[in-house]
RNA sequence: CAAAGAGUAGAAGUCUGUGCGUUAAGUGCCCGGAAGACGGGGAGUUGCUUUCGGGACGAAAAGAGUUAUUCUUGCGAUAUAGUCUUCGCAUCCCGCUUAG
Numbered sequence: 001c002a003a004a005g006a007g008u009a010g011a012a013g014u015c016u017g018u019g020c021g022u023u024a025a026g027u028g029c030c031c032g033g034a035a036g037a038c039g040g041g042g043a044g045u046u047g048c049u050u051u052c053g054g055g056a057c058g059a060a061a062a063g064a065g066u067u068a069u070u071c072u073u074g075c076g077a078u079a080u081a082g083u084c085u086u087c088g089c090a091u092c093c094c095g096c097u098u099a100g
Base pairs, nucleotide, nucleotide: 001100003098004097005096010087011086012085013084015082016081017080018079019078020076021075022074029055030054031053032052033051034050035049036048040094041093042092043091061073062072063071064070
């Protein structure tokens, strides 16, 4: 000098446990604001995540028990922890490894 490669945060899904809701919260959708994260270092988006406000839509209950607000089975794009699988720095520069 040129070539190839590795590695993160995290994301999605499966299964299991424990909860929440089923008197409808949550999830998902739209608009606006704010913040944060993004390989070892630096930069970093129109992408990602979180949060706040507003808006539209909107549901699956059944049984036992018999007055307690309990239990069981379900249901919810439900929360969370763990397991496994898959994907994985948007991108740029430097660094690292390999052989030249």
Molecule: THF (Tetrahydrofolate) riboswitch aptamer